[in-house]
Context: one part of a larger RNA
RNA sequence: CUGGGCGUAAAGCGCGUGUAGGCGGGCCACCAAGUCAGAUGUGAAAUCCCUGAGCUCAACUCAGGAACUGCAUUUGAAACUGGCGGCCUUGAGUGGUGGAGAGGGAAGCGGAAUUCCUGGUGUAGAGGUGAAAUUCGUAGAUAUCAGGAGGAACACCGGUGGCGAAGGCGACUUCCUGGACACCAACUGACGCUGAGACGCGAAAGCGUGGGGAGCAAACAGGAUUAGAUACCCUGGUAGUCCACGCCGUAAACGAUGGGCACUAGGUGUCGCGGGUUUUGACCCCCGCGGUGCCGUAGCUAACGCGUUAAGUGCCCCGCCUGGGGAGUACGGCCGCAAGGCUAAAACUC
Numbered sequence: 001c002u003g004g005g006c007g008u009a010a011a012g013c014g015c016g017u018g019u020a021g022g023c024g025g026g027c028c029a030c031c032a033a034g035u036c037a038g039a040u041g042u043g044a045a046a047u048c049c050c051u052g053a054g055c056u057c058a059a060c061u062c063a064g065g066a067a068c069u070g071c072a073u074u075u076g077a078a079a080c081u082g083g084c085g086g087c088c089u090u091g092a093g094u095g096g097u098g099g100a101g102a103g104g105g106a107a108g109c110g111g112a113a114u115u116c117c118u119g120g121u122g123u124a125g126a127g128g129u130g131a132a133a134u135u136c137g138u139a140g141a142u143a144u145c146a147g148g149a150g151g152a153a154c155a156c157c158g159g160u161g162g163c164g165a166a167g168g169c170g171a172c173u174u175c176c177u178g179g180a181c182a183c184c185a186a187c188u189g190a191c192g193c194u195g196a197g198a199c200g201c202g203a204a205a206g207c208g209u210g211g212g213g214a215g216c217a218a219a220c221a222g223g224a225u226u227a228g229a230u231a232c233c234c235u236g237g238u239a240g241u242c243c244a245c246g247c248c249g250u251a252a253a254c255g256a257u258g259g260g261c262a263c264u265a266g267g268u269g270u271c272g273c274g275g276g277u278u279u280u281g282a283c284c285c286c287c288g289c290g291g292u293g294c295c296g297u298a299g300c301u302a303a304c305g306c307g308u309u310a311a312g313u314g315c316c317c318c319g320c321c322u323g324g325g326g327a328g329u330a331c332g333g334c335c336g337c338a339a340g341g342c343u344a345a346a347a348c349u350c
Base pairs, nucleotide, nucleotide: 003322004321005320006319007304008303012318014201015200016199017198021194022193023192025088026087027086028085030083031082033081034080035077036076037075038074039073040072041071042070049065050064051063052062053061054060091191092188093187094186095184096183097182098181103177104176105175106174107173108172110154115149116148117147118146119145120144121143125136126135162169163168206247207246208245209244210243211242215241216240220236221235222234223233258317259316260315261314262313263312266295267294268293269292270291271290272289273288274287275286276285299306300305323350324349325348332343333342334341335340
């Protein structure tokens, strides 16, 4: 000496369920595989090391010793790891009581608004812009009133708020359904953590079949602008956006921060629940648990910053990085209807 790292420098899989494996709470007894000690055998010679000797010295050579860190057999030890058995309750789970929530799925239903249609009133403009024009309108538009059709999204509440593993989830009602939290400690008795593969979920766009289509709007057309304007602005407008079923499997899928457990000053806001005090009851106040924010101590950090929601201090498991370009590409394989996705180089070059 026997790697160092992963918020922003290269690097946390988009997220979950879980197989193998790795790791694993307290007490007692036994076993002795790991572990430790002794003995015996073996560990060829040479080499290395020590002592001495021989060539005039040395290199070299010779003799003796030590060593050969190993293996096998055997005798022991029993703290730790492991195995087996028994017990325990604090980890984990079950149960009971309770409230919170845009968590998920299905069915139904409401009002505002846009557009279109019909009818009434009414007349010359409307629309649009920086200014205009394309466009619409005397075949009666715009405006306004009444009625109707249809699709999509749910103003205010709304939050620096809540829920979900993530993606994500906002009108209302009903049904089905997942999870979390608080309190009580009745039950199980380590049943746990992580998780290579695997399996499932996974925004938007895109694809297939069928439906739907109000508004918006890639492409496209026209009008402007401009030196040009394949743009920004305007008038139109098709896929698409919506629904059902089936694919796709990606993202600045971000907290650019994997999961679990334990420990390490505080202050302040907010959401859910409980306890205390008080009260007729509640609010306020004090305390506890769980979530979500801000500030900050020690410490950490290249700095920025992080700081009990750690990027601090430790342990366990997984994933990943190893100079820039070539390149997340080629080739091969697997997947996909396709688009493409996953896995993933090298030459060459700086």
Small-subunit ribosomal RNA, central domain from an uncultured bacterium, 350 nucleotides, folded computationally. The coordinates come from a structure-prediction model, not an experiment, and the mean pLDDT is 90. Its Rfam family is "Bacterial small subunit ribosomal RNA".